[in-house]
RNA sequence: GCAUUAGUAGCUCAGACGUAGAGCACCGGUCUUGUAAACCGGAGGCCGGGGGCUAAAUUCCCCCCUACUGCU
Repeated sequence: GCAUUAGUAGCUCAGACGUAGAGCACCGGUCUUGUAAACCGGAGGCCGGGGGCUAAAUUCCCCCCUACUGCU
């Protein structure tokens, strides 16, 4: 330099044009002599950045950034 894959909650990942979900973690409650476990509830995200298409973009297109891998 070229190509592939990925970037979404604190972490690991889903979702793929129609107002964003789970598990774990965190907070509160129930239970317990107490802690853990279990159960119930809650908070936390404008989806890596910019532009385009669309009535509507996290999703489709283009450019850029970052990381992994491969080729040279």
The RNA shown here (transfer RNA) has 72 nucleotides and comes from Colomesus asellus. Its mean pLDDT, the model's own confidence on a scale to 100, is 84. It matches the Rfam family "tRNA". The family's RNA type in Rfam is transfer RNA. The RNAcentral record of the sequence draws on ENA. The source organism's lineage runs through Eukaryota, Gnathostomata, Eurypterygia, Eupercaria and Colomesus.